[in-house]
The part of an RNA shown here (small-subunit ribosomal RNA, 5' domain) has 507 nucleotides and comes from an uncultured bacterium.
Context: one part of a larger RNA
């Protein structure tokens, strides 16, 4: 000098930041991912038109059916739940950083171009009835729709196989062209404006893999390794590869530190320092890994998926004992641990994200507010005048000296706080949580606002009394045993100041 700090004493205001470093311990409760009726069939409700049963006092009341329109929505279907948010347990690794490679790769939504969208089929949820069950839920029979599912047709272009020509490269090899055979598409909705669908090519974006170099400590860890190292052939993958498998060979790594053990997420950065370096990786940004522990796949453009599924384990809860339910390292909040770390707040107004044609809906992302002197910065606690050097206190050589222009008194001012009035920007037409906030104006009163540490030397600042190697102080040297500037109190002084000291850690 610095800190995500803590502790002691003290504490007026504002702005901007920041706040579980420990138990990746366990979690009550609420919320954190939905949306689309312009994909679909229903169900419920309402309105209008029409129909008009029964009954009646023949003015009408109006069951039921039909048509149209509207609203709500459980289900099928689509897109999104792979983003955003959290944490740092694991990981010494192509994990990260940096520079390359892919002639070994993928890419929903988006943009550009080209070519299409013909004609059929069978189901199934919902629903109705019903069975089992305490429930979670599961099953049966029957009916029905689609942009759900499945054949067929078509194929500019595309895939596969075969043989061919031309050109090129960086080894495997790549590109273009024509040919033969063969294979695979599609979906409609509409408010008539449009929105969608299929194939293919390019782009954009996002990802995947490989390689060079760099990346903590220990040799009181010296040998390690059997899918191990390589090959041939297969399988698998978006793709290369012992990634996996059969067979063959016996290789491969290592004092330039293998293996083992310990520790650790990495970086941009941050702290310090003249720099070199050392330390560190909170907040913000990039990458990685994880989601109670371990394993697995499914769906999908993308996951081996925090608020999806299955299995096993531990724990908690419900149970009719047969069986079920759950996962805060999301935001709040609770218990526990700890020296220690906040509200079960408001709003989608802004920025952004998902869905939708849109209106809009959702969004604990985010924007704000609350709490904490935790940090940085700014401001205030008054200004001028005022000697009878008042009173008081301390000291004293009893003359005085110090506090001290300090106070009082007089004259002013109003920053902050308080009161009253006005009152934004942030919002492109409308729409403001913040918020009657920021800010402006007016009136009022010096009122409501100062402490902490130190005073032997280092180190700025001294006297008196008490104590008497006691009580105590102390960062080091060291003070204290009767005149202690070093302990305690008082007066005075010094330093910093809404803080001041102490402790811890780094340079």
């Nucleotide at each position: 000098g610095a800190u995500g700090a803590a502790c002691g004493c003290u504490g007026g205001c504002g702005g901007c930041g920041u706040g579980c470093c420990u138990a990746a311990c366990a979690c009550a409760u609420g919320c954190a991912a939905g949306u689309c009726g312009a994909a679909c069939g229903g169900a419920u409700c309402c309105a209008u038109a029409u129909u008009g049963a029964a009954a009646c006092c023949u003015a009408g009341u109006g069951a039921u059916g039909u048509a149209u329109g509207g609203a709500u929505u459980a289900g099928u279907g689509g897109c999104g739940g792979a983003c955003g948010g959290g944490u740092g347990a694991g990981u010494a690794a192509c994990g990260c950083g940096u520079g390359g490679a892919u002639a070994a790769c993928c890419u929903g939504c988006c943009g550009u171009g080209u070519a299409c969208a013909g004609g059929g089929g069978g189901a199934u949820a919902a629903c109705a009835c019903u069975u089992a069950g305490a429930a979670a839920u599961a099953g049966g029979u029957g009916c029905u729709a689609a942009u759900a599912c499945c054949g067929c047709a078509u194929a500019a272009g595309c895939g596969c196989a075969c043989g061919g020509u031309u050109c090129c490269g960086c080894a495997u090899g790549g590109a273009a062209c024509a040919g033969u055979g063969u294979g695979a598409a599609a979906a409609a909705c509409u408010c008539c404006g449009g929105u969608g669908g299929u194939a293919u090519a390019c782009g954009a974006u996002g990802g995947a893999u490989c390689c060079g170099c760099g990346u903590c400590u220990g040799a009181u860890u010296a040998g390690c390794c059997a899918g191990u190292u390589g090959g041939c052939g297969g399988g698998g993958u978006a793709a290369c590869g012992g990634c996996c498998c059969a067979c063959c060979a016996a290789a491969g790594c290592g004092a330039c530190g293998a293996u083992c053990a310990g520790u650790a997420g990495c970086c941009g950065g941050c702290c310090u320092g003249a720099g070199a370096g050392g330390g560190u990786g909170a907040a913000c940004g990039g990458c990685c890994a994880c989601a109670u522990u371990g394993g697995g796949a499914c769906u999908g453009a993308g996951a081996c998926a925090c608020g999806g599924c299955c299995c096993a384990a531990a724990c908690u809860c419900c149970u009719a004992c047969g069986g079920g339910a759950g996962g805060c390292a999301g935001c709040a909040g609770u218990g526990g641990g700890g020296a220690a770390u906040a509200u079960u707040g408001c709003a989608c107004a802004a920025u952004g994200g998902g869905g939708g044609a849109a209106a809009c809906c959702c969004u604990g992302a985010u924007g704000c507010a609350g709490c904490g002197a935790c940090g940085c910065c700014g401001c205030g606690u008054g200004a001028g005048u005022g000697a009878a050097g008042a009173a008081g206190u301390a000291u004293c050589u009893c003359g005085g000296u110090a506090c001290g222009u300090a106070a009082a008194g007089c004259u002013c001012u109003a920053u902050c706080a308080g009161c009253a009035g006005g009152g934004a920007a942030g919002a492109a037409a409308a729409u403001g949580a913040c918020g009657g906030u920021a800010c402006c104006u007016g009136a009022u009163u010096a009122a409501g606002a100062a402490g902490c540490c130190c005073c032997g030397g280092c180190u700025a600042a001294c006297u008196a009394c008490g104590u008497g190697c006691c009580a105590g102080c102390a960062g080091c040297c060291g003070c204290g045993g009767u005149a202690a500037u070093a302990c305690g109190u008082a007066g005075g002084g010094g330093g910093c100041a809404a803080g001041c000291g102490u402790u811890a850690u780094c340079c």
The coordinates come from a structure-prediction model, not an experiment, and the mean pLDDT is 85.